[in-house]
RNA sequence: UUUAAUAUUGGGCAAACUUAUUGAAAAGUAAGGACGCAAAGCCAAGGGUCUAAAUCGUAAUACAAUAUUAGUACGAUAUGACAGCCGGUUGCAUAC
Numbered sequence: 001u002u003u004a005a006u007a008u009u010g011g012g013c014a015a016a017c018u019u020a021u022u023g024a025a026a027a028g029u030a031a032g033g034a035c036g037c038a039a040a041g042c043c044a045a046g047g048g049u050c051u052a053a054a055u056c057g058u059a060a061u062a063c064a065a066u067a068u069u070a071g072u073a074c075g076a077u078a079u080g081a082c083a084g085c086c087g088g089u090u091g092c093a094u095a096c
Base pairs, nucleotide, nucleotide: 006095007094012037013036017032018031019030020029021028022027035084041089042088043087046086047085048082049081050080054077055076056075057074058073059072061070062069
């Protein structure tokens, strides 16, 4: 100096839930609140998970001569999210 383990002091973060707010949703932000966390710091260009506004497809319905148009239902898709799922990356006081 590096890696791993253990213990202690001080400090740090903040799940569920509640309120307000943004969003189509997932979810985010702020305040309260603590289940936990030694990276619960950062990264959504790797995997995974969540959502589907919009787009595309299918179905029946309505209008129409047809083409088509409209909303509804179902399915597919991230271009939307999540790092407190894995992963990547940086870093931390004292003692043994």